[in-house]
Context: one part of a larger RNA
RNA sequence: UGACGGGGACCCGCACAAGCGGUGGAGCAUGUGGUUCAAUUCGACGCAACGCGAAAAACCUUACCUGGGUUUGACAUGUCGGUGGUAGGAAACCGAAAGGGGCCCGACCCUGCAAGGGGAGCCGACACAGUGCUGCAUGGCUGUCGUCAGCUCGUGUCGUGAGAUGUUGGGUUAAGUCCCGCAACGAGCGCAACCCUCGCCCCUAGUUGCCAGCGGGUUAUGCCGGGAACUCUAGGGGGACUGCCCCGGUUAACGGGGAGGAAGGUGGGGAUGACGUCAAGUCAUCAUGGCCUUUAUGUCCAGGGCUACACACGUGCUACAAUGGCCGGUACAAAGGGUCGCAAACGCACGAGCGGAAGCUAAUCCCAAAAAGCCGGUCCCAGUUGGGAUCGCAGUCUGCAACUCGACUGCGUGAACGCGGAAUCGCUAGUAAUCGCGAAUCAGCAGGUCGCGGUGAAUACGUUCCCGGGUCCUGUACA
Numbered sequence: 001u002g003a004c005g006g007g008g009a010c011c012c013g014c015a016c017a018a019g020c021g022g023u024g025g026a027g028c029a030u031g032u033g034g035u036u037c038a039a040u041u042c043g044a045c046g047c048a049a050c051g052c053g054a055a056a057a058a059c060c061u062u063a064c065c066u067g068g069g070u071u072u073g074a075c076a077u078g079u080c081g082g083u084g085g086u087a088g089g090a091a092a093c094c095g096a097a098a099g100g101g102g103c104c105c106g107a108c109c110c111u112g113c114a115a116g117g118g119g120a121g122c123c124g125a126c127a128c129a130g131u132g133c134u135g136c137a138u139g140g141c142u143g144u145c146g147u148c149a150g151c152u153c154g155u156g157u158c159g160u161g162a163g164a165u166g167u168u169g170g171g172u173u174a175a176g177u178c179c180c181g182c183a184a185c186g187a188g189c190g191c192a193a194c195c196c197u198c199g200c201c202c203c204u205a206g207u208u209g210c211c212a213g214c215g216g217g218u219u220a221u222g223c224c225g226g227g228a229a230c231u232c233u234a235g236g237g238g239g240a241c242u243g244c245c246c247c248g249g250u251u252a253a254c255g256g257g258g259a260g261g262a263a264g265g266u267g268g269g270g271a272u273g274a275c276g277u278c279a280a281g282u283c284a285u286c287a288u289g290g291c292c293u294u295u296a297u298g299u300c301c302a303g304g305g306c307u308a309c310a311c312a313c314g315u316g317c318u319a320c321a322a323u324g325g326c327c328g329g330u331a332c333a334a335a336g337g338g339u340c341g342c343a344a345a346c347g348c349a350c351g352a353g354c355g356g357a358a359g360c361u362a363a364u365c366c367c368a369a370a371a372a373g374c375c376g377g378u379c380c381c382a383g384u385u386g387g388g389a390u391c392g393c394a395g396u397c398u399g400c401a402a403c404u405c406g407a408c409u410g411c412g413u414g415a416a417c418g419c420g421g422a423a424u425c426g427c428u429a430g431u432a433a434u435c436g437c438g439a440a441u442c443a444g445c446a447g448g449u450c451g452c453g454g455u456g457a458a459u460a461c462g463u464u465c466c467c468g469g470g471u472c473c474u475g476u477a478c479a
Base pairs, nucleotide, nucleotide: 001479002478003476004475005474007473008472009471010470011469012468013467015463016462019427020426021425022424023423026318027317028316029315030314031313032312033311034309035308042053043052064304065303066302067301068300069299070298073128077127078126079125080124081123082122083121088105089104093100094099108119109118110117111116129293130292132291133290134289138287139286140282141281142280143278145276150189151188152187153186154185155184156165157164158163169180170179171178195270196269197268198267200238201237202236203235204234205233206232210227211226214225215224216223241264244258245257246256247255248254320420324379325378326377327376328375329374330373336367337366338365341360342359346355347354348353386417391412392411393410394409395408396407397406433455434454435453436452437451438450439449
């Protein structure tokens, strides 16, 4: 000087408390451990591994296993040598394919009258190739402490020196934020602001969007003429700064209250992550040193496996019902996607779906129905009209192909489960809870992920305690 303390002081954070909903019990989905297996490829392991890499494992993917091939090869570039019925095309035949095989057909460019020479191509040799090892040899990228308020430097001063001072102190703040003081004076990386988005207003613009007034038309619909007001769209601007008033404070920073305002003291959300820590993670994104393999640890193919199952754990979904289930009727979104695509009307089917084809390169057309909600009916507390696992049969769709191993539909079957031990998680407002919708991936497959809107709470006395963190003081036999 740090680190640590079941030392002290001060202060923060859904850290506790207050409150709401869960997990831990059940069934299933998914990841992991374990076990099994020819193989169940590999990595990730407290927080910060475990719906993680994987934003899609039937084949492919695929890195694993079994078997069958192949050896400059599946791919790229370069060097040397060779080749002229060469390159290329290609039927039988063997085969699961890969591959083998090869009757026959058969070129091109430059130079040259020709012969011939050179080239491309092909063949051979060599560099190559490897998701083989080492993340404790590395780059790059990332997680974490932590969006925490810290981490440093120049000069000066102090100290023999390590170093200190500044950065401590008194206030204040979300903040090393600002004010005051001070042997310090300044500065840098962080904080904040500048950026995006939502909330109010104005201007510009008016189609594909809009329809107040005028006219036309319809059973009905901005449908038509038209309009540019409104909504909206998308570009620009304004607006919030403790600016104004009162009180407190040191006349300061700032704090409390108020006015006006769509919005108030950082308005909400996002992007943004200092010096560093964990020899944290990744050699399997990629790059790369070293080591290892070279008829194999490379490469091609078929089939299998990654989907196994006595168990154990994590993360989820669906429930256990009446604030509910079922049936009928009826409203109101946002954000997205669509031409190898989205697909309406209409017809068929109980249905998944099939037929069909209008429109749409999309503010135009389509996906599309939003669901919870509201109105009416029914069930009457029961393992039930709750719950849907499991299994049987019959089907639909995608795809070369759904046996291992897809999703969905119909009929039948109807399991556990009556609110969950110790323990444990999330959340402070348009949040939790609850309801549906979309997208990426994708032929097909979403209970996951990332977004979108609808409905919409309760509680916070307080900081003693648990966890994490910041500043100062202190102890130390630790570095």
A computed fold for a 479-nucleotide part of an RNA from a metagenome, annotated as small-subunit ribosomal RNA, 3' major domain. It matches the Rfam family "Bacterial small subunit ribosomal RNA".